[in-house]
RNA sequence: GAGAGUUUGAUCCUGGCUCAGGAUGAACGCUGGCGGCGUGCCUAAGGCAUGCAAGUCGAACGGAUUUCUUAGAGAUUAUAUCAACAGGGAAUGAGUGGCAAACGGGUGCGUAACACAUUGGUAACCUACCUCGCAGACGUGAAUAAUUCGGCGAAAGCCGGACUAAUACACGAUAGUGUCCCAACGUGAACACGUUGGGAUGAAAUACUCCGGUGCUGCGAGAGGGGCCUAUGUCCUAUCAGCUCGUUGGUGAGGUAAUGGCUCACCAAGGCUAUGACGGGUACCGGGCGUGAGAGCGUGGCCCGGCUCACUGGGACUGAGACACUGCCCAGACACCUACGGGUGGCUGCAGUCAGGAAUAUUCCCCAAUGCACGAAAGUGUGAGGGAGCGACGCCGCGUGCUGGAAGAAGGCCUUCGGGUCGUAAACAGCUUUUAUGAGGGACGAACAAAUGACGGUACCUCAAGAAUAAGUGGUUGCUAACUCUGUGCCAGCAGCAGCGGUAAUACAGAGACCACAAGCGUUAUCCGGAUUUAUUGGGCGUAAAGGGUCCGCAGGUGGUUUUGCGCGUCAUGUGUUAAAGCUCUGGGCUCAACCCAGAAAAGGCAUGUGAUACGGCAAGACUAGAGACUGGGAGAGGCACGUGGAAUUGCAGGUGUAGCGGUAAAAUGCGUUCAUAUCUGCAAGAACACCAAAGGCGAAGGCAGCGUGCUGGAACAGUUCUGACACUCAGGGACGAAAGCGUGGGUAGCGAAUGGGAUUAGAUACCCCAGUAGUCCACGCCCUAAACUAUGUGCACUAGGUAUCGGGAGUAUCGACCCUCUCGGUGCCGGUUAACCAAGCUAACGCAUUAAGUGCACCGCCUGGGAAGUACGAUCGCAAGAUUAAAACUCAAAGGAAUAGACGGGGACCCGCACAAGCGGUGGAGCGUGUGGUUUAAUUCGACACAAAACGAAGAACCUUACCUGGGCUCGAACGCCUGCUGCAAGCUCCUGGAAACAGGAGCCCCUUUCGAAGGUGCAGGCGCAGGUGCUGCAUGGUUGUCGUCAGCUCGUGGCGCGAGCUGUUCCCUUAAGUGGGGUAACGAGCGCAACCCUUAUCCUGUGUUGUUUUUUCACGGGAGACUGCCCUCGCAAGAGGGAGGAAGGCGAGGAUGACGUCAAAUCAGCAUGGCCCUUACGUCCAGGGCUACACACGCGCUACAAUGGCCGGUACAAUGGGUAGCCAACCCGAAAGGGGGAGCCAAUCCCACAAAGCCGGUCCCAGUUCAGAUUGAGGGCUGCAACUUGCCCUCAUGAAGCCGGAAUCGCUAGUAACGGCCGGUCAGCUAUACGGCCGUGAAUACGUUCUCGGGUCUUGUACUCACCGCCCGUCACGUCAAGGGAGUCGGUAACACCCGAAUGUCGCCGUAGGGCGACAGAAGGUGGGAUCGAUAACAGGGACGAAGUCGUAACAAGGCACCCGUAGCGGAAGCUGUGGGUGGAUCACCUCCUUA
Repeated sequence: GAGAGUUUGAUCCUGGCUCAGGAUGAACGCUGGCGGCGUGCCUAAGGCAUGCAAGUCGAACGGAUUUCUUAGAGAUUAUAUCAACAGGGAAUGAGUGGCAAACGGGUGCGUAACACAUUGGUAACCUACCUCGCAGACGUGAAUAAUUCGGCGAAAGCCGGACUAAUACACGAUAGUGUCCCAACGUGAACACGUUGGGAUGAAAUACUCCGGUGCUGCGAGAGGGGCCUAUGUCCUAUCAGCUCGUUGGUGAGGUAAUGGCUCACCAAGGCUAUGACGGGUACCGGGCGUGAGAGCGUGGCCCGGCUCACUGGGACUGAGACACUGCCCAGACACCUACGGGUGGCUGCAGUCAGGAAUAUUCCCCAAUGCACGAAAGUGUGAGGGAGCGACGCCGCGUGCUGGAAGAAGGCCUUCGGGUCGUAAACAGCUUUUAUGAGGGACGAACAAAUGACGGUACCUCAAGAAUAAGUGGUUGCUAACUCUGUGCCAGCAGCAGCGGUAAUACAGAGACCACAAGCGUUAUCCGGAUUUAUUGGGCGUAAAGGGUCCGCAGGUGGUUUUGCGCGUCAUGUGUUAAAGCUCUGGGCUCAACCCAGAAAAGGCAUGUGAUACGGCAAGACUAGAGACUGGGAGAGGCACGUGGAAUUGCAGGUGUAGCGGUAAAAUGCGUUCAUAUCUGCAAGAACACCAAAGGCGAAGGCAGCGUGCUGGAACAGUUCUGACACUCAGGGACGAAAGCGUGGGUAGCGAAUGGGAUUAGAUACCCCAGUAGUCCACGCCCUAAACUAUGUGCACUAGGUAUCGGGAGUAUCGACCCUCUCGGUGCCGGUUAACCAAGCUAACGCAUUAAGUGCACCGCCUGGGAAGUACGAUCGCAAGAUUAAAACUCAAAGGAAUAGACGGGGACCCGCACAAGCGGUGGAGCGUGUGGUUUAAUUCGACACAAAACGAAGAACCUUACCUGGGCUCGAACGCCUGCUGCAAGCUCCUGGAAACAGGAGCCCCUUUCGAAGGUGCAGGCGCAGGUGCUGCAUGGUUGUCGUCAGCUCGUGGCGCGAGCUGUUCCCUUAAGUGGGGUAACGAGCGCAACCCUUAUCCUGUGUUGUUUUUUCACGGGAGACUGCCCUCGCAAGAGGGAGGAAGGCGAGGAUGACGUCAAAUCAGCAUGGCCCUUACGUCCAGGGCUACACACGCGCUACAAUGGCCGGUACAAUGGGUAGCCAACCCGAAAGGGGGAGCCAAUCCCACAAAGCCGGUCCCAGUUCAGAUUGAGGGCUGCAACUUGCCCUCAUGAAGCCGGAAUCGCUAGUAACGGCCGGUCAGCUAUACGGCCGUGAAUACGUUCUCGGGUCUUGUACUCACCGCCCGUCACGUCAAGGGAGUCGGUAACACCCGAAUGUCGCCGUAGGGCGACAGAAGGUGGGAUCGAUAACAGGGACGAAGUCGUAACAAGGCACCCGUAGCGGAAGCUGUGGGUGGAUCACCUCCUUA
C1' cells in the first nucleotide's frame, strides 16, 4: 500500500488502451471583492535607441580653475569701487601615483569531462588585503604626464619643442633569516626532509600626518582563498568494434607557482577496448524539487555551492589573482558616424524596445538598513541590496451577512391536473459592521551619545454611516456525486474510454432542477502514480508474446567432504566528514495561516581505528560419495568405405497370339494391324530394399533399414583397480545441420515442379487423365533454412506406485536353459461404463504428474498489445536464391489462449414423419373460371410475397358496398355539451322551377307543456369547446392469427460438481406414438407440455318418445355397460414385445376439439382498440358517372376434357348432412325450356327445397378431332333488380376452337382412406360457386425397407459462426486520403583530413648604442580538394494503412467441399496451384496395439 471501464452470446485468463490522485516558472476559456508571503522570456546565447549598473584616495604628487581669508602693488581727484602678485583655507575638473576593477550582478552556448559530487593526496604548489612573530627602512640619480608653444586631422585622435613633482622609476650600501650550489651526519623503501659547515646571490617610502598613528621592506607562521593529482559515482546508442603516432613509456632539455608529452629532441613499441574503447546523439553538475507505501521514476525554474560563457574566433599584456562581461591587440559578421581620407560599438547587469512566441512585469524610490570598494576619517560610489508598482501565476487567510419569517406569495419549471419543486428562499421585521469608504491618532525597523526612514502618514488603533461595496465556473449515460421537459431526427452535434444521435435522446441544443468546488472554476501541455505494464523488492516462456535446430567449448557465473592460516567480502563498535538552506520533530514571532526565527534529530555514503571469523573468498594440506580412467562380457537401421543379392519396374531382342489396350465418377487425349495390351525366354539399366517390423533399437540434433567385410564414434551393465573436484552451465566462437535450391562433372529405370494435350467448369492458368523437362541418384564444393515440435533449454537433487517392453547383471533352480524373484539403465502406458489404476502438488483451463508443466539449486537463451514487419535502411555472409541482425512513421481498441451454451457442417451414430421407396390419382401441355405479378389507365383503392402471399382478407364489387378517379356541392359538419339571437318563424310533408343528382329557389299544409315569464322542450341561425379522417407508423402497441408442430420437448426448487460461464437432474440401457414406462445413476422431487378427463362414431342394455312406427326393428333424445395386455403361450430383471382365444371392437379401436418454453422486429393501425405524428371551406362530408371486370405477357389454385371401364337414348333402384315466413313453395294449368300462372301445406322428424347421381337393365355409336370435347360467336327468349352498355345469371336453336393423356419438374393419399359420383349450406335482390364448408353413395392398390431427398428429435464431434452458413472471410483491380522507405539528381548543416595563404601573438636566431629591424617555426579566419555523416527537396516506380452498399473470383474457418499448415522451388489476373521433405495445431471409418478382468 483501495480501484474502475473496455475483447465475449456468456465465462475464466493473458494483454493493451482509458479514467479517478498529486504536481507546475505554465498557457488558454469564462468569471473576478480584500490582504499577506512568494514568484514572473522555459522561445531568438536574436538585434538593440536612451539612462544608469566601479569607483575612490588632496593624510602619495605637481599644477589649473573657482571661492574665502591675511596683506595689498596698481587704477581712480577723493570717499567708495575695481584689482595684479604673495601666504593660508575650502571646493571642483583633468592628470601622475596607489588600491579596487579577477568581487558583486547575468547566462546555461559549450561541456559526457577530474566539469560536478563524495573521499583522500600535494614531501609537486601559490596566495594582495587581514592577524601574529622576528628584523629593517642608509645614500644618490635620471626622467615623464599635467602645463605651455607649434603642427596635422571632419572627427576619433596624433606628432614635435620646452618646464616640473611624487609612496612613479633607477642605482649603490646593509641583511644572521630567504633562494641556489657543494660536502658531512641523522631520518627514510625511494623521492626527499632536518641539522651543521662552505660558496654565490636578493630589500625598502622617513613617505604622509590632525602627532594618536597610517604606510614601506625581508623572513617565518596563521586564517581564509586558489592551482594540480587520485579512487568511486555520473544519460541513450553495438544498425558505432576496433581506436591511437605526442600516441604509451624512457632519457635529456624547455616551460610553469607547481607535477606531468604540458612542449621539444632522441630511443623503445607501446597504450585503450564487449566490465563497451573509438564514434554518434542528447545534456551544465550537485544540495535539492515533484511523485510514490517503499524500491524507484521524472526533474535541476526560484534559493545555496561548483563550473562555464560574455557579438564570433584567436592571442597575449598588466597584476597576488585574468588570458579579464561594461581592459588591450588581431581577424570575421553585423550596426552606426563620416568632409569618403578614416573612425566608433558590443544589455547572457537594472529598467526599457523591436523581433520570435501560447506566454512572462516599471525606461519607479532609496542608499535609511545589510553588505562590498576606496579612504586615517568625514564620506563617496554601489540597478548588489532594501522597497514600492504590474500579473488570481502559486500558496495562505478573510469576506460577500446574521436571527426570525408559511398566505408555503408572485413568477419559473414539471404534472397522473390532484399537486409537486425552486423554498425560509424572497418580501417583511429585528440585529451586526469583518471588508470596502470617510475622519482622527499613528509606529517597530535606528545599530551608534547625537543626528539619520526610501518604504510611509504604511501597518496598527479609534470613531462614523449603512446590508450597505462584493459569485462564479464546471458537471448531471456508466466509470462518477448529481434528472426532468422541450427542440432536433445518424442531421446539427457530443466524446477521457466504453459510446450517444436514424421521431418518445436523463449522452446533441435550450430551460428548470440538482451535484461539486469556490475568487476562482474548467481545458490543454508535461511529470510521477495507479502500471506487479521491465517485475531488486515484484512477472513470465507446452497451447496466450516468449526455449536458441543441435552439440562442443574459451571468457564469465556457480561449485563436494574436511583441517589450518589470512581477515578481502561480511558483521559489531568508535572517530572524522558528508556547507547552509530544505525535509522531520520541538519551541517561538507576525491577530491565525502561508511565511519567518531558534534548537534538536535520523537514514545513507566515503575515509579511518578496534574487534569477531560462522558463511562466501584467498593460501596451504588431506579425503572419495561428484567427475574421469581401467578391466570384462554383451546390445544396437550410430558413422564412413568397399563388395555383393533377389523381387519389382522399364527398355531392347526373339517366340506365342489378335484387336483392342489404357484411363475415369463418366470420358477423351494417348498407345495399337509398321501387330500393341496379354504371355514365355533372354539381355540391359537405374533406383529402392517386401516379409522380419514393434508403442522396437541407435544417434546431440538433422537423421539411420537387403546382406557381407574393413575402419570408427557413443551409451548401458558388472568388477570396485586407479586419479583426486579434474565439475555444471555457457555470451562471443567452432562444428554438424531434412527437403528444396546453386556450381562442375557423371548418371537417369520409376516418379515428376515447369510445359503440352484431354476432360470438368460460367471460367479452370486447379483438383482427374495422357505425356513430360529440371530435379530426385553419385562425386566434389556451396547454401544454413523447416510445424528443425515433446511447439516443453542443459545439469543435479527430492517427492506413493502399478504394468509392458528393450539391454545388462545377480539369486534360486537346472546337466544346461526356459520359467520365477531381485536389481541397474532406456522406451511407453495407467481413459470411461470399471471393479484394477494418478495420490499429493501445480495450472486460466486444457492438462502435467519420477521422461513434471510438482518442490528447489546453478547457468544460458528469449518475451513485454495487434497491424505495419521478420519488412525498410545499414552491416555481415552467400555464385545466386537468399540468410542473419533488425527499426520507425502511421493505424486500431483491441489482437489472443482455454473452456461454456447454442447454431451450423457437402462430420458421425440412433430414431421418427406419405420424407423417400412401393402403389393409386393428379398438376406442369389445351380451353375456360379465378387469384397474383407486370403493363396500361383519370382511376384500374388497399393489404398479403419461399415453405407459412397468390378461389388469401372477400361466407357474393352492376348502384350501394368503395376506401380509387372525374365532375358538381357543404363547412360546427352524421353525434355530444355550453352561450347568444330568432320562433310558430323555421324544419318536415306535398307540389312547382333549375339540375345528372346532391342541392338551390318558390308556393301550400303544419306543434306541445305552461305558474302566461318567450320559462321549458323542439327547430333554425351565429359563436365556442369539438366532431371527422380506410391519412402515416404492425419497427411505438393491445388483441387476434400463421409457422416450426400435436414435434416431445421446455423449465424450476433443494442438493452435488466447476474459480466461472455452466453442468448434473433431462445422460446411459431397454421400451413407447410420447422426457411413455422400467432399470441404473449425485441426485431427490416438482411444474408447463404428452396421456387422460370433453365431443362424435362403432356393439349391447335400458328409459322416454312425437310429427316417426304395420310388427321386429330402424330412428331421435337421455342414462348405462364394454377394452384393462384382463386371460393363455413364448421372450424379457422389469417396463414391455410377439402370437392366440374370446369379443361389435385388441393393444392409443376411428375421428375431432385441445397447440408447452419459445422462433420468425412473421401478418394485421383496412375488423376492432390504441400512443405519437399529420389534415381541418379538407387527407372531412354529400351526390352523379366511371373504375376495382383493362390485356403483347408470366405464375398459382381449380373446372371441363382429350373418350368405348366411354358418349347418347329409354327404363329402373338406393342416401345423408342441411335450409325455409320480406321464406321454402306442393298439386294442377300454360310453355320445347328457362320460366309463368296458381295457391294447398309448413315457423317444420309433420309441409316444401327434393327426381340423388354414379349403379343396374336394354338399345345405339365402332376408334374418327368422332354421336368425343365443349370454347367462341350469332339469333331468339326468361329472371332478379330504380337500373344488366361498360359488367349478371338462366333457357332454346345454330356455330363447333384448342385438345388424342401432356418437357424439365412437381402435388395429394396408408382404409371406409385414395379415386369416382352426386346432394346440402353460408354469403345473397340477383349472380360470374368450377370456390369454400359439410353430407352420403360406390370403393381400391401398396409399404421390401431406411441407402438416398426433405423436415424433425436425442447423443457425439469440428468450428475463425453468435445478426448464428442467407454466417464468417482472402487477395488482385478501380477511386480518395495519409505516413514512411527507394530514387536520376538538386540544396544545406556538422566534424575531421590533405594542401595553399597566413593577422595579432609566442618562441628561437641574427643585426643595431637605443627606439627597433630582419628571418625561421607555430598560429585564428579564409581558400582549394576528395571523401564521411546528418538533413531538406524531387520526376518516377514499388509496397503499407485507412476509407461508402465499387469490380473479379472463393483461398481459409465444418472433412470449407482437393484436410490445413511450415520450409523451399517453379508457375499463374488474384486469392492461389503444383512438386519435394516435414508437422498435427486434421474430420471420419476400419484395423492393429496397449491397459484391466476372466

The RNA shown here (small-subunit ribosomal RNA) has 1494 nucleotides and comes from a Candidatus Uhrbacteria bacterium.
Its Rfam family is "Bacterial small subunit ribosomal RNA".
Its mean pLDDT, the model's own confidence on a scale to 100, is 82.